RNA sequence: GCUGAAUUCGCUUAGUCGGUUAAAGCACGGGUCUCAUAAUCCCGGGCCCCCGGUUCGAUUCCGGGAUUCGGCA
Numbered sequence: 001g002c003u004g005a006a007u008u009c010g011c012u013u014a015g016u017c018g019g020u021u022a023a024a025g026c027a028c029g030g031g032u033c034u035c036a037u038a039a040u041c042c043c044g045g046g047c048c049c050c051c052g053g054u055u056c057g058a059u060u061c062c063g064g065g066a067u068u069c070g071g072c073a
Stems, first nucleotide, its partner, number of pairs: 001072007010026004019056001028044004049065005
């Protein structure tokens, strides 16, 4: 230099062939229980990498950028 893939709560991952509430586990906060702590059970908050385009409507499609990983040279 060329090329492929990935980016979704704090972490690990689902999902969406464009539209009704973006989901699960762990973590976190509150409660329950206990003499107390942990565990259990219940409840809750928080997320689509950034900028533009297409569209009535984009987390999803298109372009550019960023970061990470791989292949070729």

A computed fold for a 73-nucleotide RNA from Tremella mesenterica DSM 1558, annotated as transfer RNA. A source record names the gene tRNA-Met-CAT-1-1. RNAcentral holds the sequence, with entries from GtRNAdb. Rfam family: tRNA. Its family is annotated with triplet codon-amino acid adaptor activity in the Gene Ontology.